Predicted 3D model of a 73-nucleotide RNA (transfer RNA) from Phlebia radiata. The source organism's lineage runs through Eukaryota, Agaricomycotina, Agaricomycetes, Meruliaceae and Phlebia. Rfam family: tRNA. The family's RNA type in Rfam is transfer RNA.
[in-house]
RNA sequence: GCUUCGAUAGCUCAGCUGGUAGAGCGCAGGUCUCAUAAUCCUGAGGUCGUGAGUUCAAGCCUCCCUCGGAGCA
Numbered sequence: 001g002c003u004u005c006g007a008u009a010g011c012u013c014a015g016c017u018g019g020u021a022g023a024g025c026g027c028a029g030g031u032c033u034c035a036u037a038a039u040c041c042u043g044a045g046g047u048c049g050u051g052a053g054u055u056c057a058a059g060c061c062u063c064c065c066u067c068g069g070a071g072c073a
Stems, first nucleotide, its partner, number of pairs: 001072007010025004019056001027043004049065001051063003
């Protein structure tokens, strides 16, 4: 340099064919206990890497850029 895959909650990752974004762990509160942990219940937490385009509507489609992985040279 070329090809390809990826970037979504604090972390690890789902999200089907475009239609209001989810799980586990973690965190906060409650439950339980003499107390702590565990269990169970509830909750908070996201401009979906950046910018633009297409569309009534974009995490998803198109293009630029940034960062990371793999392959080729």